About this RNA:
Predicted 3D model of a 72-nucleotide RNA (transfer RNA) from Callorhinchus milii. NCBI's taxonomy places the organism under Eukaryota, Metazoa, Bilateria, Craniata, Callorhinchus. Its mean pLDDT, the model's own confidence on a scale to 100, is 81. It matches the Rfam family "tRNA".
């Protein structure tokens, strides 16, 4: 320098052109307990960035950024 691939919650991952963007763990809180844990209930928390297509973009297209992989 080139090819390929990925970017969604604190972490690991789903998701799909319109529906409340979900799950597990983690966090906060309630309940329970002498206390802690576990169990149960509730809550907060996210679509890398800029443009384009579209009535409508997290999803499709282009550029950028970042990470990974591979070749020279």
């Nucleotide at each position: 320098a080139g090819c390929c691939c990925u970017g969604u919650a604190g972490c690991u991952c789903a998701g799909u052109g319109g529906u409340u963007a979900g799950a597990g763990c983690a966090c906060u809180u309630g309940c329970c307990u002498c206390a802690c844990a576990a169990a149960c209930g509730a809550g907060a928390g996210a679509c890398c960035u800029g443009g384009g297509u579209u009535c409508g973009a997290u999803u499709c297209c282009c550029g950028g950024c970042a990470a990974g992989u591979u070749u020279c």